This is a predicted structure of a 114-nucleotide RNA (TPP riboswitch aptamer (THI element)) from a Nitriliruptoraceae bacterium. It was read from a public genome assembly, where an Rfam model found it. Model confidence (mean pLDDT): 78 of 100.

RNA sequence: UACCCCCACCCGGGGAGCUCGGGACAGCCGGGCUGAGAGGGUGACCACUCGCGUCACCGACCCGCGGAACCUGAGCUGGGUAAUGCCAGCGGAGGGAGGUGAGCCGUUGUCCCG
Numbered sequence: 001u002a003c004c005c006c007c008a009c010c011c012g013g014g015g016a017g018c019u020c021g022g023g024a025c026a027g028c029c030g031g032g033c034u035g036a037g038a039g040g041g042u043g044a045c046c047a048c049u050c051g052c053g054u055c056a057c058c059g060a061c062c063c064g065c066g067g068a069a070c071c072u073g074a075g076c077u078g079g080g081u082a083a084u085g086c087c088a089g090c091g092g093a094g095g096g097a098g099g100u101g102a103g104c105c106g107u108u109g110u111c112c113c114g
Base pairs, nucleotide, nucleotide: 002107007101008100009099010098011064012063013062014061017033018032019031020030021029022028023052025051040058041057042056043055044054045053070095071094072093076089077088078087079086
């Protein structure tokens, strides 16, 4: 000096399904399945009696090119299940969000000294 690893800092991406019951209706409460995670908190919007929604921010979790986090294909195919994006295939598919840095250790090259 370079590189790798680790670490630190800053930044970014993403999903939240299926099902059963209760309910005095508070867009509420609880159980089951898979999973890292199955919408935890706040606010806004829409709806106003059989549905129980949507969005934003924050949080948890996962992932960031060595990228199966996640999306598309997909109202896909096979298996299985009470049911499901449950499992497998599809899949060597197509997309998909990263930069910076000090020190220590190790290795290598060059130079200097002994």